């Protein structure tokens, strides 16, 4: 510390994902151990049983049981000691939960002059003397019970009077001092206390525990504030005891804390009120940090104790294990009543993914009580259960190679697992199993003894000293010993990211996936195995938080085009603000002092064997209070100044705005006049006007609307926006001056005003336009484009609407930063008589460009630039600017504004292809100008369908179709029917045997089967080999699938002129540049010029042919003179023609024009031949998953008594039909007959086959000649001359049929060619359309070759005869180069939009339904406090009265009534939420569905608010 992932790539911008870190975890595999720690997160849901707060006899009355004592014994007395009473402290701590609560709840820091504090410290005084009851307890009643009632009796530290006051508290009258009810000191009057128990004694009293009035402290607490503390403004106004006074009540105590009465205030954009969601902190995780999440364990505070109301007691509560009431629930009943509250520690049940033991002890630590001794303690120490965490230790170690066996893999060689194993030699942590054994326990009491501040007569008290009982844990830690490698490895990964690759199995199936993504037959991604990487008693997935993310940006982002400046101004709060002095000291800085508990964190030591763990110091908690200092800056108060701001005085410019009047010119109407057939529209027409006279003209009038030239990236205005003239009212800038004010300023949330069009209202108006609608064309449709009419509306006057691509996509202010060049409106200089040129400066408005920004593009003094201060706003795409709510609106709508739910990308710039019904240039039989054909007929031929047992595969737009096929009657032959063989027709390699081959019969369709007889191996280094036959296993075999696994090989752009590369420049980078630009070419061919310079595949040219010559050579060629002749047949010649080898010849070389003195073009000369002379061969990078697994080669798959192989017969030849490619014709340029013409290129031995006979012919006999310039195929045909024919379905044409026949072959029937005869069919030039040629070419005419036994109309080649056009490049095709837009890159056979229709998903509306909550009116009104009332009940105290114990009567009490307030629960409208709802609405996602075709190119009507 960063990486995947939008694209053909790039850069950017912007979301997703992913690596790391934690968890009170769950989940799946796995699982020795030990230590420390954690453990119901949901349902504050409900609980069976046990236990969590009790103690004190040294307060008191007793006292079962048990000892003693005296006694015969009843009994009586002493001792102890359980549970029960009375009565004191304590159950307000501990311990548990977090439902409520957004609050003085908590955190921090202060006040309390407004307060309290039991126990406990220290001081000061005291504690005198009476009284009457009551519980337990006895009889007795009442009840199931739980409990209650009478009545006798009885204590006290229980209760209650009286005395008594150092203080104390109240009243009143004073003083001082002070901050408010403070502190203090003086006078008077009034109130108010107690309890005793133990030791000890010399009986005086002394200790020691308790007790009361005080004071003062520590400690705990109330209350009071200043600051902090979540989300919603689709929550904006809230409030009535509310907010204050005054005067009583009440608290411990300030107070609307309660009442009465006055007065109307309080609280709120600095966010009230209400909803919603939550205990709050130390801390804790995370992070470089600033933040961000969290609040379990420990520790502080608060709240709550089944749900709700209430108070008594008490020092302290509105009390978790107290009481009263309501209310739900559960239990018990004899039905009359009553019990109960586990959110103490265990533990059950339910929920749930999920969370332990009904465990041991008070031995420690700490609390209650007690004088103790001690009781009690589930607090709390501890053990259990969980890998739930976090630490630490093991599963061995050392050697060991034959690199063992397995296992995988393999190019069969070997590689890997792997020193891993085994084996040898060691160790004992852990583990069994023995053994003895610390620390955790002391300041207990209680025993001996000392010693003294104080103080006794003395014991106590107080402080040392020694002695001195106690362990739950625990079978325990550490230790010593014995045994033995013996008791101990899993998980997840392995396409990239992200460490780690093979194989096989599955075939878009089955599955994986955080994200991109992988699987449709060779899957490093699925499942297995094998290796391998990581972690390691785990390990992995799942959930959540932070981080990565600078991706909410305070540190730390941004908005011209990716999200993103509000349409545009005034202006309120607010934020910010020129200059110079003097003051303050609120921010600001320093310094101190108090707090910032403890514990975490961090540093530095100890202590467990290390470490987590623990324990000691230290730092540090970045805060908050207080004080003292400094005054630069910011604030505040004061003075003062003029650069900002405005005001005044002078000028000149403007479609700035309102209002009114005026005016010209077109366009339409109307009325007349001329005048005659059309106007009018369109691509083309039509609808439409028009003989009732248009249209054109002419003159006259009528009405609305707009205001041509001027006019301009020219002016004004805030923005929208303004455009004849004129007058009137009016706003604003500009220049110039420098007289005034003297910071008055800049922005500005809300608000308030403007605000095109189009929309609405009311009321006029209406010429031309012109939604809507009507015709009329257009098309497949055309509810459009295009025509013709044509209404709202456009216009005015008032008054809504409030929104535009409302744009510069760029907010408003102020300083600063090179320049140059136009514009419009001022001033000023310089010079000149003058004026224009010139310079200078201020305002505005263009352009071009430096720095510099920026992702490019692009912007640059009008800034996108370099700062500042305010405002607005933006955080993926889509669902949506939509829905629900609210506001305005008369509506239409606007404004504010989400969520579910769905993708992994929506996107900006820019680059390189490709397209484009965009553009510029140019080529091509592309087109046009032409010649000939296709298409119509017959046939041949190939293909499609079809058919069939099988008609065998393949090729498919051009670029499949007379193509694979240079030739299907068996054969080929792959195809079918039917018959055989299984190691095989054929290849290798092992064993055996020797023959193989020839002939001949049977049988059979034939492979084949059986027999017959006979001749009878060859080579050889002597090993053997060859060959054949048998046998046995490995294997062969395949025209059997994939050309989408492949090589090979071919076709097509296309013989187009094009494709790259080095070095170098230039760009952030994909790429550019060169390779573009001016010329020129068949050509990226050449010049020239240029951030290019050069190479390279391509083109050119070299090679092959033809055309002209030369030279050599002259048979089998050839003959000009000779010679001979019928005859180049011969002699003889090689000049000539040929042949065939090397040459020459041509290069724009020469001339002239034109062109840039250049490539080049054009014309000319010479030349056989002229501008690449004319034809071939020769195919750049590539693109079409183009063809071919049936040419051949190959992986992989399948098949192996068959898909292999033999063999027979059929089939590839079928035929309603359909297309393609040819042949022959339709005739007179023509057929037929007949005759004395000229080729060139090839063939030829299983062969070409003469001459000569046969034969109308096909052909046959037949066998010279020739392995070929010699012989032969072989005759060339058109042509030329002559004749006949006479425009007919013909003397045209020849299909089809019949008969005879020939040939080839084992064999012509399916199924061959060829002759003769006869037979004589369509067809009279071919519809839409389409084809090939540009010169020896087209077009005609005829020869030859391969294949081949035999088949040529096909295909290759050959000569012979030979035209005609070409103005041109607008178009149609194809094709290059430059540009442009592009939403496309699978690349226009692209891409993409919307309805419908089907599925599936979240969502909104909905007739109403259902439920929860906060509230308000009203009803009833329990406990209970206060207040009255009080004809009943009553001991103490006081009174009277007398029979001295009664009995009135008072104060208090008590029950009892009554009011006030009141929980719960009724009743009523509404409110808020939140389910559901028939139906309904768009939305979203879905395989290859319907209609279109709106958008991207001029997207084909530019597109868009």
């Nucleotide at each position: 510390a960063g990486a995947g992932u939008u694209u053909g790539a790039u850069c950017c911008u912007g979301g997703c994902u992913c690596a790391g870190a934690a968890c009170g975890a769950a989940c799946g595999c796995u699982g020795g151990c030990g230590g420390c720690g954690u453990g119901u997160c949901u349902u504050a849901a409900g609980c069976a049983u046990g236990c969590a707060a009790g103690u004190c006899g040294u307060g008191c009355g007793g006292c079962a049981a048990g000892g003693g004592u005296a006694g015969c014994a009843a009994u009586a007395c002493c001792c102890c000691u359980a549970g029960a009473g009375c009565g004191g402290c304590g159950g307000a701590c501990u311990g548990g939960u977090g439902a409520g609560u957004a609050a003085c709840a908590c955190g921090u820091g202060g006040g309390u002059g407004a307060c309290c504090u039991g126990c406990c410290u220290c001081u000061g005084g005291g504690a005198u003397g009476g009284g009457g009851a009551u519980a337990g307890c006895c009889a007795c009643u009442a009840g199931a019970a739980a409990u209650a009632g009478u009545g006798g009796g009885u204590a006290a530290u229980a209760c209650c009077g009286a005395a008594u006051a150092c203080g104390u508290u109240c009243a009143c009258c004073g003083g001082a001092c002070u901050g408010u009810g403070g502190u203090u000191u003086g006078g008077u009057g009034a109130a108010g206390a107690a309890a005793g128990g133990c030791g000890c004694u010399u009986c005086g009293g002394c200790g020691c525990c308790a007790c009361c009035c005080g004071g003062a402290g520590a400690u705990g607490g109330g209350c009071c504030u200043g600051c902090g503390u979540c989300c919603c403004a689709u929550u904006a106004g809230c409030u009535a005891g509310u907010u204050g006074g005054u005067g009583a009540g009440g608290u411990a105590a300030a107070g609307g804390c309660c009442c009465a009465c006055c007065a109307a205030g309080g609280c709120g954009a600095u966010g009230a009120u209400g909803g919603g969601u939550a205990u709050c902190c130390g801390g804790c995780c995370u992070g470089a940090g600033a933040g961000g999440g969290u609040g379990u364990a420990c520790g502080g505070a608060c709240a709550c104790a089944u749900u709700g109301g209430g108070a008594c007691u008490g020092a302290g509560a509105u009390a978790c294990g107290g009481c009263c009431c309501a209310a739900a629930c559960u239990c018990c009943u004899a039905c009359g009543g009553g019990a109960g509250g586990c959110a103490g520690c265990a533990g059950c049940u339910a929920a749930g993914a999920a969370u332990a033991u009904u465990c041991c002890g008070c031995a420690a630590u700490g609390g209650a009580c007690g004088a103790a001794a001690g009781u009690c303690u589930g607090a709390c120490g501890g053990a259990g259960c969980g890998a739930c965490g976090c630490c630490g230790c093991g599963u061995g170690g050392a050697u060991g190679a034959u690199g063992a066996a397995g296992g995988c893999c393999g190019a069969a060689a070997g590689g890997u697992u792997g020193u891993a194993a085994a084996a040898u030699c060691c160790u004992u942590u852990u583990g069994u199993u023995g053994g003895g054994g610390a620390a955790g326990a002391a300041u207990a009491a209680g025993c001996a003894u000392g010693g003294g501040a104080g103080g006794u007569a003395a014991u106590g008290c107080c402080c040392g000293u020694g002695u001195g009982a106690u362990g739950a844990c625990a079978u325990g830690a550490a230790c010593c010993g014995a045994c033995g490698a013996a008791u101990a490895a899993g998980c997840c990964c392995c396409g990239g990211c992200u460490a780690a690759c093979u194989a096989c199995g599955u075939g878009c199936c089955a599955g994986c996936a955080g994200c991109c993504g992988c699987g449709g037959u060779a899957a490093c991604a699925c499942g297995u195995a094998g290796g391998g990487g990581g972690c390691g008693a785990g390990c992995g997935u799942u959930g959540u938080c932070c981080g990565g993310a600078a991706u909410u940006a305070c540190u730390g982002g941004g908005c011209g085009u990716a999200a993103a400046g509000a349409g545009u101004g005034c202006g309120u709060a607010g934020g910010c603000g020129g200059a110079u002095a003097u003051u303050u000291a609120a921010g600001u800085g320093a310094g101190a002092u108090g707090u910032g508990a403890a514990a975490u964190a961090c540093c530095c030591g100890g202590g467990c064997u290390u470490a987590a763990c623990c324990c000691g110091g230290g730092c540090a908690c970045u805060g908050c209070a207080u004080u003292u200092c400094a005054a630069a800056c910011u604030g505040g108060a004061u003075a003062u100044c003029u650069a900002g701001a405005g005001u005044g005085c002078g000028g000149g410019a403007g479609a700035g705005g309102a209002g009114a009047a005026u005016g010209g010119a077109a366009u339409u109407c109307c009325u007349a006049g001329u005048g005659u057939a059309g106007c009018g529209g369109u691509g083309a027409a039509a609808u439409g006007c028009g003989u009732a006279g248009a249209g054109a003209u002419u003159a006259g009038g009528a009405a609305g609307a707009a205001c041509a030239c001027c006019a301009g990236u020219g002016g004004c205005g805030a923005a929208g926006g303004c455009g004849a003239u004129u007058c009137u009212c009016u706003g604003g800038a500009c220049c110039g001056u420098a007289a005034c004010u003297g910071a008055c300023g800049c922005u500005g949330a809300g608000g308030c005003a403007c605000g095109a069009a189009a929309g609405c209202g009311u009321g006029g108006g209406u010429a031309g336009c012109a939604a809507a609608c009507a015709g009329g064309a257009u098309u497949a449709g055309a509810u459009a484009c295009c025509c013709u009419g044509g209404u709202a509306g456009u216009c005015c006057a008032c008054g809504c609407c409030g929104u535009a691509a409302a744009c510069g996509a760029u907010g408003a202010g102020u300083a600063c930063u090179a320049g140059g060049u136009g514009u419009a409106g001022g001033a000023g200089g310089u010079a000149u008589c003058g004026a224009c040129c010139c310079c200078u400066u201020c305002u505005g408005u263009g352009c071009c460009g430096c720095a510099g920004u920026a992702a490019a593009c692009a912007c640059a003094a009008u800034a996108a630039g370099u700062a500042c201060u305010c405002c607005g706003c933006c955080u993926g795409g889509g669902a949506a600017g939509u829905a629900c709510g609210a506001u305005c609106g008369c509506a239409a709508g606007a404004u504010u504004a989400a969520a579910a739910c769905u993708c992994a990308a929506a996107g900006g710039a820019a680059u390189u292809g490709a397209c484009g019904g965009g553009g510029g240039c140019c080529c091509g039989c592309a087109c046009a100008a032409g010649c000939a054909g296709c298409g119509g007929a017959g046939c041949a031929u190939g293909u499609g369908g079809u058919u069939u047992a099988a008609u065998u595969c393949g090729a498919a737009g051009c670029a499949a179709c007379g193509c694979g096929a240079a030739g299907a009657a068996c054969c080929u032959u792959a195809c079918c029917u039917g018959g055989a063989c299984u190691u095989g027709a054929c290849a290798u390699a092992c064993c055996c045997u020797g023959a193989a081959u020839a002939u001949c019969u049977u049988a059979g369709a034939g492979a084949u089967a059986a027999g017959a007889g006979a001749a009878g191996c060859c080579c050889u280094u002597c090993g053997g080999g060859g060959c054949a036959g048998g046998g046995a296993u490995a294997c062969a075999g395949g025209u059997g699938g994939u050309g989408c696994a492949u090589g090979g090989u071919u076709g097509u752009c296309g013989u187009c002129a094009g494709c790259u590369c080095g070095u170098g420049u230039c760009g952030u980078g994909a790429g550019a540049u060169g390779u573009u630009g001016g010329g020129u070419u068949a050509a990226g061919u050449c010049c020239c010029g240029c951030a290019a310079c050069g190479a390279g595949c391509g083109c050119a040219a070299c090679c092959c042919u033809u055309g002209u010559u030369g030279a050599u050579a002259g048979u089998u060629g050839c003959c000009a003179g000779c010679g001979u002749a019928g005859a180049g047949a011969c002699g003889g010649g090689c000049a000539c023609u040929c042949u065939a080898u090397c040459g020459a010849g041509a290069c724009u070389g020469c001339c002239g024009u034109g062109g840039a003195g250049a490539a080049c073009a054009c014309g000319g000369a010479g030349g056989a031949a002229g501008g690449u002379g004319g034809g071939g061969a020769u195919g750049a990078c590539g693109u079409c998953a183009a063809a071919u697994c049936a040419u051949c080669a190959u992986g992989c798959c399948c098949u192996a008594u068959a898909u292999g192989c033999c063999c027979u017969g059929g089939g590839c030849u079928a035929c309603a039909c359909a297309c393609g490619u040819g042949c022959u014709a339709c005739a007179a340029u023509g057929g037929c007959c007949u005759g004395a013409a000229c080729a060139g290129a090839g063939g030829g031995a299983a062969g070409c086959g003469a001459a000569g006979g046969a034969g109308c012919g096909a052909u046959c006999c037949g066998g010279a000649g020739c392995g070929a310039a010699u012989c032969c195929c072989a005759a060339a045909a058109a042509a030329c001359a002559g004749g006949u024919c006479c425009c007919a379905g013909u003397u045209c044409a020849g299909a089809u049929u019949g008969c005879a026949g020939g040939c080839u072959g084992c064999a012509a029937c399916c199924c061959g060619c060829c002759u003769g005869c006869a037979u004589g069919a369509a067809g009279u030039c071919g519809g839409a359309g389409u084809u090939g040629c540009u010169a020896g070419u087209a077009a005609u005419c005829g020869c030859g070759g391969a294949u081949c036994a035999g088949c040529a109309u096909g295909c290759c080649g050959c000569g012979g005869u030979g035209a005609a056009u070409a103005c041109g490049u607008u178009c149609c095709c194809g094709g290059g180069c430059c540009u442009u837009g592009u939403a496309c890159a699978c690349a226009c056979c692209g891409c993409c939009c919307g309805u419908c229709a089907c599925a599936c998903c979240a969502c909104g509306a909905a007739a109403g339904u259902u439920u929860a909550c906060a509230a308000c009116a009203c009803c009833c009104g329990a406990a209970g406090u206060c207040a009255g009332c009080c004809a009943g009940c009553u001991a103490a105290c006081a009174g009277u009265a007398c029979u001295u114990g009664u009995a009135c009567u008072g104060a208090g009490g008590c029950a009892g009534c009554u009011g006030c307030c009141g929980a719960a629960g009724g009743u009523g409208g509404g409110g808020u939420a939140a389910g559901u709802g028939a139906u309904u609405g768009g939305g979203g996602u879905g395989a290859a569905g319907u209609c279109g075709u709106a958008a991207c190119a001029a997207g084909g009507u530019a597109a868009c608010c």
The prediction has a mean pLDDT of 84. The RNA shown here (small-subunit ribosomal RNA) has 1505 nucleotides and comes from an uncultured bacterium.